[in-house]
Context: one part of a larger RNA
Molecule: large-subunit ribosomal RNA, domain VI
Organism: Sphaerosorus coelastroides
RNA sequence: CGUUAGAGUAUUGAAAGGAGCCUUCCUUAGUACGAGAGGACCGGGAAGGACAUACCGCUGGUGUACCAGUUAUUGUGCCAACAGUAAACGCUGGGUAGCUAUGUGUGGAAAGGAUAACCGCUGAAAGCAUCUAAGUGGGAAGCCAACCUUAAGAUGAGUACUCUCAUUGCGUAAGCAAGUAAGGUCACGGUAAGACCAACCGUUUGAUAGGCAUCAAGUAGAAGUGUAGUAAUAUAUGAAGCUGAGAUGUUCUAAUAGACCGAGGA
Numbered sequence: 001c002g003u004u005a006g007a008g009u010a011u012u013g014a015a016a017g018g019a020g021c022c023u024u025c026c027u028u029a030g031u032a033c034g035a036g037a038g039g040a041c042c043g044g045g046a047a048g049g050a051c052a053u054a055c056c057g058c059u060g061g062u063g064u065a066c067c068a069g070u071u072a073u074u075g076u077g078c079c080a081a082c083a084g085u086a087a088a089c090g091c092u093g094g095g096u097a098g099c100u101a102u103g104u105g106u107g108g109a110a111a112g113g114a115u116a117a118c119c120g121c122u123g124a125a126a127g128c129a130u131c132u133a134a135g136u137g138g139g140a141a142g143c144c145a146a147c148c149u150u151a152a153g154a155u156g157a158g159u160a161c162u163c164u165c166a167u168u169g170c171g172u173a174a175g176c177a178a179g180u181a182a183g184g185u186c187a188c189g190g191u192a193a194g195a196c197c198a199a200c201c202g203u204u205u206g207a208u209a210g211g212c213a214u215c216a217a218g219u220a221g222a223a224g225u226g227u228a229g230u231a232a233u234a235u236a237u238g239a240a241g242c243u244g245a246g247a248u249g250u251u252c253u254a255a256u257a258g259a260c261c262g263a264g265g266a
Stems, first nucleotide, its partner, number of pairs: 001153001005164007015150004021049007033038001051107005059101004066094005071086006112144002118138004165265001167178004183261004187203005208254003211250005217243003224237005
């Protein structure tokens, strides 16, 4: 811009894409078959591999400053306690959220249609024979649907429901413009969304983010003081102290104030 007024929501599916895999074991059955050796079709059940996809409850990884330990050095006058630096975490032991696989689920199916090679039925030409000439049946991981995803710019622009209404100026009219309606955009606070854009949520009639409180979770027993010990240290206070992303609650702070677009129906 179009979809023939302007919007919001929900949909149909032309069409397109994806997937489609394989192995082993048990049973049928040591049956059919076969002199024996050997050894099934068909059918039923179970396990697994690779691949795809989703997720983070479990098992782990990461988690650049969340916790602790620790070496050297500098500083806070000293002790103690802390802070900075040590190749963009000094090193080491752990680790929430998030992101993840090696972790955990799920999938290929079943049932259908038309067929290929092939196997048939009836059957003439050609009194026989013949699956074929007329007619008719079976038959594949393949084809068409079925399963999953996208999808009305499918210009062939679909469908349903709901909302807004017939204002003002100029013009003979066609029409041009203006302010609006439903609705939308900007703005502002954000997100399990994200390069930007977009998507989605919220904007005081509010829990959107931050803060704060409580809890979860992590770390592992803070500082100070007491006690024991010559001391290193241990122990009590005390599952302590500290804590990024998590949960719930709470208007303390900030979502203020606003601006703009948007029909009048060939």